[in-house]
Context: one part of a larger RNA
RNA sequence: CUGGGUUUAAAGGGUGCGCAGGCGGGCCGGUAAGUCAGCGGUGAAAGCCCCCCGCUCAACGGGGGGACUGCCGUUGAUACUGCCGGUCUUGAGUGGUCCGGAGGAGGGCGGAAUUCAUGGUGUAGCGGUGAAAUGCAUAGAUACCAUGAGGAACACCUAUUGCGUAGGCAGCUCUCUGGGGACUUACUGACGCUCAUGCACGAAAGCGCGGGUAGCGAACAGGAUUAGAUACCCUGGUAGUCCGCGCCGUAAACGAUGGGCACUCGGUGUAUGCCGCGUAGCGGUGUGCGCCCAAGCGAAAGCGUUAAGUGCCCCACCUGGGGAGUACGGCCGCAAGGUUGAAACUC
Numbered sequence: 001c002u003g004g005g006u007u008u009a010a011a012g013g014g015u016g017c018g019c020a021g022g023c024g025g026g027c028c029g030g031u032a033a034g035u036c037a038g039c040g041g042u043g044a045a046a047g048c049c050c051c052c053c054g055c056u057c058a059a060c061g062g063g064g065g066g067a068c069u070g071c072c073g074u075u076g077a078u079a080c081u082g083c084c085g086g087u088c089u090u091g092a093g094u095g096g097u098c099c100g101g102a103g104g105a106g107g108g109c110g111g112a113a114u115u116c117a118u119g120g121u122g123u124a125g126c127g128g129u130g131a132a133a134u135g136c137a138u139a140g141a142u143a144c145c146a147u148g149a150g151g152a153a154c155a156c157c158u159a160u161u162g163c164g165u166a167g168g169c170a171g172c173u174c175u176c177u178g179g180g181g182a183c184u185u186a187c188u189g190a191c192g193c194u195c196a197u198g199c200a201c202g203a204a205a206g207c208g209c210g211g212g213u214a215g216c217g218a219a220c221a222g223g224a225u226u227a228g229a230u231a232c233c234c235u236g237g238u239a240g241u242c243c244g245c246g247c248c249g250u251a252a253a254c255g256a257u258g259g260g261c262a263c264u265c266g267g268u269g270u271a272u273g274c275c276g277c278g279u280a281g282c283g284g285u286g287u288g289c290g291c292c293c294a295a296g297c298g299a300a301a302g303c304g305u306u307a308a309g310u311g312c313c314c315c316a317c318c319u320g321g322g323g324a325g326u327a328c329g330g331c332c333g334c335a336a337g338g339u340u341g342a343a344a345c346u347c
Base pairs, nucleotide, nucleotide: 003319004318005317006316007301008300012315014201015200016199017198021194022193023192025088026087027086028085029084030083031082033081034080035077036076037075038074039073040072041071042070048066049065050064051063052062053061054060091191092188093187094186095184096183097182098181099180103177104176105175106174107173108172109171110154115149116148117147118146119145120144121143125136126135162169163168206247207246208245209244210243211242215241216240220236221235222234223233258314259313260312261311262310263309266292267291268290269289270288271287272286273285274284275283276282277281296303297302320347321346322345329340330339331338332337
C1' cells in the first nucleotide's frame, strides 16, 4: 500500500457555518461522454507461457502459437451513471395558527447571608483544633439590638426536569433577539447531505490597559503536626475570582461514541404539543429526556428505534511500547505557550 479498524485495547476533529470536492428523490423525452458489444488498426524484436525441433542431456539456440489484460478508429446497444429539456411532491425550504423553554444581549428592581463602619446594651473572654498555638480582646472584643456602606452569589422551588451546535445557561421584571415543536397542507419545486483548506464560537486558568474588591483565596507569613513537613489542620493574606475593552484557544472540551438518511419486536416513566372519548382519567399520534428488553451486534463489560444492530453517502482519525506530544523548521501569540510534528537509540 491493499486491508482492517476508531465506547473502554492505538484511533471521532471541542463545536458550528461553509467554498472547492465527493455523493444525490419520482416520472417522461433527447443525447450517447462513462458503460457494454461487433469489426478494423496498433500493441517492434527479445523476454514470459504452451507445442515442436537442433547441439549425446541441460543450459543455450531455432520454428510455430498464445499472451501483451492497453490505446485509437468505426458501427451499434441504452438498463445504470453523466449531460440537456420537460414534469411531479414524498426530501428540503416557506406561509398561517398555536405552544413550551435557566437559549443569548442590555437595563431596572428584590430579599437572605458574610464583612466593614457608627451608635446602643453588656463584661471577660472570643476564636480555632484531634489537642493546641499563632490571632482577636479591658484603648471594651465575642454575644445581642439599631442604622448605614459595599461587593459577590441567588437558599427553598430544583427534578431521575428544561434550553442551547458545543463551551454552557438558574432571584424577579422590562426591552431587543436566536433556535425548536405541534397542527394546517396554502406556497416554492430536489432548492439536498457531507465538507479538506477557510471563517466564527469556544469552560477554567493565564496575559495587556482601566476599574472594582464583601466573601473566598494560588504565592507568601506565622502557628501546629512530624525524624523532617518547602504538605495535609489552624490564624492571616497578595494575585486572582467580579466589570469594560483587547488577547489566549486549551480540557477527562466525555456519551471517552463525527454528521446525514432509511430500515429492524415490545414494556415502562417523564417533559411538552395535537386528536378522540363513556374526560381527576383512558386511548391514539408527534417531538425530547431516562430506564428495562426481542432480534442482531460485541473480546467481554455492555449496546439495543437516542444502536455499539442492518445498509448507503461524506468528513476526521489509528497502524507496537518508550524516546515524545519532545527536538528541529514553519505558522500563530505581548508572554505563557498553542498548532503542525520527527529521528537516533532502546524494549
The part of an RNA shown here (small-subunit ribosomal RNA, central domain) has 347 nucleotides and comes from an uncultured organism. Model confidence (mean pLDDT): 91 of 100. The full RNA is in RNAcentral, with records from Greengenes. Rfam family: Bacterial small subunit ribosomal RNA. Its family is annotated with ribosome and structural constituent of ribosome in the Gene Ontology.